[in-house]
This record gives sequence, C1' cells and structure tokens, in this order.
RNA sequence: GCGCCGAUGGUGGAAUCGGUAGACACGGCGGACUUAAAAUCCGCUCCCAGCGAUGGGGUGAGGGUUCAAAUCCCUCUCGGCGCA
Repeated sequence: GCGCCGAUGGUGGAAUCGGUAGACACGGCGGACUUAAAAUCCGCUCCCAGCGAUGGGGUGAGGGUUCAAAUCCCUCUCGGCGCA
C1' cells in the first nucleotide's frame, strides 16, 4: 500500500430483510425474606431538561440516500486478521 472483519449504556453483548435503540446477562442502587448475614425474590438502572406528565439527544467521527438508518452509500479515525 491492498483486501476482509469489527467499534452500540459502567461491563459483556442483542437488535436476522431499513420500521419502538439498548433485549438478555453481569455490575450498581432501593426493597422483601433473616436475630443478623449469605443465597433467593421484586423494582429501578444510556445522557440532558422537568416536581411530574413529558420533551430533547444518543450506535467510533463527518457527510449522503430515504417518510424512516446501528443497519444502505462515500470519506476519515482506531483495533484485529490476511496479502504484498
């Protein structure tokens, strides 16, 4: 230099054909149970604003296509593998 694969909450990771982003698990917080704890069970858990209802933003960065993009197209950054 060329080709392929990947980047999503605090962590691992799902979203199969473009149609509610964050399922599920871990971790964290609160509660139940217990004399107390462990284990187990229940609720909440991306960010910002708001008392709340709710609104806005968010899939490595920037742009494009589309009514609609994590997903398709282009450029770039970082990581992995291969070829030269």
Background: The RNA shown here (transfer RNA) has 84 nucleotides and comes from an Actinomycetota bacterium. Model confidence (mean pLDDT): 81 of 100. The sequence is in RNAcentral, with records from ENA.